[in-house]
RNA sequence: AAUGACAAAGGCAUACCCAUCGUGAGGUGGGGACGCAAAGCUACCAGUCUUUAAAACACAAAGACAGUGGAGCCGCCAAGA
Numbered sequence: 001a002a003u004g005a006c007a008a009a010g011g012c013a014u015a016c017c018c019a020u021c022g023u024g025a026g027g028u029g030g031g032g033a034c035g036c037a038a039a040g041c042u043a044c045c046a047g048u049c050u051u052u053a054a055a056a057c058a059c060a061a062a063g064a065c066a067g068u069g070g071a072g073c074c075g076c077c078a079a080g081a
Base pairs, nucleotide, nucleotide: 003078004077011036012035016031017030018029019028020027021026034067040073041072042071044070045069046068047065048064049063050062051061052060
């Protein structure tokens, strides 16, 4: 560098519940674990969702999601090949 065990150390935490912030998508804290080898970080590309916002679609603006895919940056462990 590559790869990823029924390994070890340590880590994260879905749904749901409570509190709180937000018009909302959602955020934060606590509980809780479906899972995760980047489920660490960044909205850069695509995507989804929210609001403006209206019957629908399209477009626009402002946002949300990093546990949707890609990209960039950084990183723990080490059996076999």
Predicted 3D model of an 81-nucleotide RNA (c-di-GMP-I-GGC riboswitch aptamer) from a Betaproteobacteria bacterium.